[in-house]
């Protein structure tokens, strides 16, 4: 200068005019609006969408549930250590494995010897397998076939053929032997550990795939702000009728009555403790469900500094309140700037047939994309800018 990689931040600016929403303070009339809770009108003050608000995948604060507690199945969900964190399937270091020259990125990452299952064509054969071309050796002969034995090195098929190289032996070969890799065990060492090195040992050897069923280890109520909680107005905690049920034992005021046992229900299933409910089934008449406050924003908070810490993230101090709507607010207009492109004209530099800038004119012209309880994540989208590192490569000095 050229390509690449990694983290952050920003994503219009100002000014006039009209307009909207809520919070604080004042003021306010027996005002308007309503059945009622309660609303609405005035003045001043300050505030007013996101880094993803999106997806609705995870996790949790919060509420509220007659189901609870122990234990087991059954379903879902994570899956190397070690750490952060309220928790997580996030993040942060670090091992193993892959990609790339690298800086970096990526991995649904335990287990193939518990078991079951595939591994398609091709191929002789795809897991304790196998002889299509073929080597060696004995016979027969028609000189190039045939028949027996041995072989699994070499050559072919395949994504992949049951160790790789050499060198020795053997009729040809074959871990058959033997070197060095590999594989497996493995004292010992370092490391919290996942591992990693590694003396000697060994048969020289039964492959892959669990993002396949599975087997192992850990975790795990549900249902959600439309969750809920109050307030008025009705008052309705209804009325009225038919049917069919009422085990035992006591009691006494002899009754669809107490009160004890029995029975049955509850919860994904199943025990054991506990606790809570307990007639059932049809038919008719009927009050309010329209509304209004609250939940609802001070918080696992947000800057800023400094300590620990590889670092995720902790802790100190100080200092700040940054939106609460309810068919849903933050807008409409004019004007001038800039960021950015395109074209045109003047011009400077320098390593020069190219590169990088500066000023003017004229046109365009700013990207995904809207809060609804709220917090941490993760995915997705995203025009245009700056801004710190870092890796290769060419060139000058």
């Nucleotide at each position: 200068c050229c390509a690449g990689c990694u983290g952050g931040c920003u994503g219009g600016a100002u000014g006039a005019c009209c307009g909207c929403u809520g919070c604080c303070g004042c003021a306010a009339g027996u005002g308007c609006c309503g059945a009622a809770a309660g609303g609405c009108c005035g003045c001043g003050g300050g505030a007013g969408a996101g880094g993803a608000a999106a997806g609705u995948c995870c996790g949790g604060g919060c509420u509220c549930c007659a189901c609870g507690g122990a234990a087991a199945a059954a379903c879902g969900g994570u899956g190397c250590c070690g750490g952060a964190u309220a928790a997580c399937g996030u993040c942060c270091g670090g091992c193993g494995g892959g990609g790339g020259c690298a800086a970096c990125c990526c991995c649904a990452g335990g287990g193939a010897c518990a078991g079951u299952g595939c591994c398609a064509c091709a191929g002789a054969g795809a897991a304790c397998a196998g002889a299509c071309c073929g080597c060696c050796g004995g016979g027969g002969c028609a000189u190039g076939c045939c028949c027996c034995g041995g072989c699994a090195a070499g050559g072919g098929u395949g994504a992949a053929a049951c160790g790789g190289u050499g060198c020795g032996g053997c009729a040809a070969g074959a871990g058959c032997g033997c070197a060095c890799c590999g594989c497996g065990c493995g004292a010992c060492u370092g490391g919290c550990a996942a591992c990693a090195g590694g003396a000697g040992c060994g048969g020289c050897a039964c492959g892959g795939c669990a993002a396949a069923c599975c087997c192992c280890a850990c975790c795990g109520g549900g249902a959600g702000c439309a969750a809920a909680a109050c307030c008025g107005a009705a008052u309705a905690g209804g009325g009225g009728u038919g049917g069919c049920g009422c085990g035992g034992c006591g009691g006494c005021u002899u009754g669809u009555c107490c009160g004890c046992c029995a029975g049955g229900g509850c919860u994904u299933u199943u025990u054991c403790c506990g606790g809570c409910c307990c007639g059932c089934c049809g038919c008719c008449c009927g009050g309010g469900u329209u509304g209004g406050u609250u939940g609802c924003g001070a918080g696992a908070a947000g800057c800023a500094u400094c300590c620990g810490g590889c670092a995720a993230c902790g802790g100190a101090u100080g200092u700040u309140c940054c939106a609460g709507a309810u068919g849903a607010a933050u807008g409409g207009u004019c004007a001038u700037c800039c960021a950015g492109c395109g074209u045109u004209c003047c011009u400077g530099c320098c390593a020069u047939c190219g590169g990088c800038g500066g000023g003017g004119g004229c046109g365009c012209g700013g990207a995904c994309a809207g809060a609804a309880c709220c917090c941490g994540g993760c995915u997705u989208a995203c025009a245009g800018g700056c801004c710190a590192g870092c890796u290769g490569g060419c060139a000058c000095u």
Bacterial RNase P class A from an uncultured Alphaproteobacteria bacterium, 397 nucleotides, folded computationally. The sequence was found by an Rfam model in a public genome assembly. Rfam family: Bacterial RNase P class A. By type it is a ribozyme. Model confidence (mean pLDDT): 75 of 100.